Annotation
Predicted 3D model of a 73-nucleotide RNA (transfer RNA) from an uncultured Cyclobacteriaceae bacterium. Its Rfam family is "tRNA". About the family: Transfer RNA (tRNA) molecules are approximately 80 nucleotides in length. Rfam classes the family as a transfer RNA. The sequence was found in a public genome assembly.
[in-house]
RNA sequence: GGGAUGGUAGCUCAACUGGAAGAGCACUAAUCUGCUAGAUUAGAGGUUAAAGGUUCGAUUCCUUUCCAUCCCA
Numbered sequence: 001g002g003g004a005u006g007g008u009a010g011c012u013c014a015a016c017u018g019g020a021a022g023a024g025c026a027c028u029a030a031u032c033u034g035c036u037a038g039a040u041u042a043g044a045g046g047u048u049a050a051a052g053g054u055u056c057g058a059u060u061c062c063u064u065u066c067c068a069u070c071c072c073a
Stems, first nucleotide, its partner, number of pairs: 001072007010025004019056001027043007049065005
């Protein structure tokens, strides 16, 4: 330098291939128990890497850029 894959909640990952984002762990609160802890219930937490484009509508399609990993040179 060229190519491929990926970037979504604090972490690990989903999202039926365009109808608008959810789970586990972690976190917060309440309750209970055998109370340095555990269980149950509820809650909070997202510019879906960034900027444009297409569309009534984009995590999803297109373009450019950034980052990570791998392959080729």